A computed fold for a 102-nucleotide RNA from a Clostridia bacterium, annotated as Glycine riboswitch aptamer. It was read from a public genome assembly, where an Rfam model found it. Model confidence (mean pLDDT): 82 of 100. Lineage of the source: Bacteria > Bacillati > Bacillota > Clostridia.
[in-house]
RNA sequence: AUGAAGGAAUCGGGAGAUACCCCUCUAGGGGAGCCGAAGAAGCAAGUUGCAAAACCGUCAUUUUGCAAUGAACCUUUCAGGCAAAAAGACCGGGUCCGGACA
Numbered sequence: 001a002u003g004a005a006g007g008a009a010u011c012g013g014g015a016g017a018u019a020c021c022c023c024u025c026u027a028g029g030g031g032a033g034c035c036g037a038a039g040a041a042g043c044a045a046g047u048u049g050c051a052a053a054a055c056c057g058u059c060a061u062u063u064u065g066c067a068a069u070g071a072a073c074c075u076u077u078c079a080g081g082c083a084a085a086a087a088g089a090c091c092g093g094g095u096c097c098g099g100a101c102a
Stems, first nucleotide, its partner, number of pairs: 006097003010093004018032001020031004033082003039078001040076003046069009
């Protein structure tokens, strides 16, 4: 089940921050300042494992230490971005896959 989760493409909405300066002369380079919502990286509680201690006949329980795991719109600003355009997490629409894994 008149099709949930999840996935693909597509359409729409979608924030922030210098139309900065210099060289060069149409296409690039350098410099300073800034943004977080492509991507990327980091981790809290908790959970798991190991070790030690306490209790203890044993199991179990508790505490401590180490390791692993562990989220974001949080943090970093590597990448990306700072007029327009493009991109853009996330949200919505229907289409297709999927088939109850919610």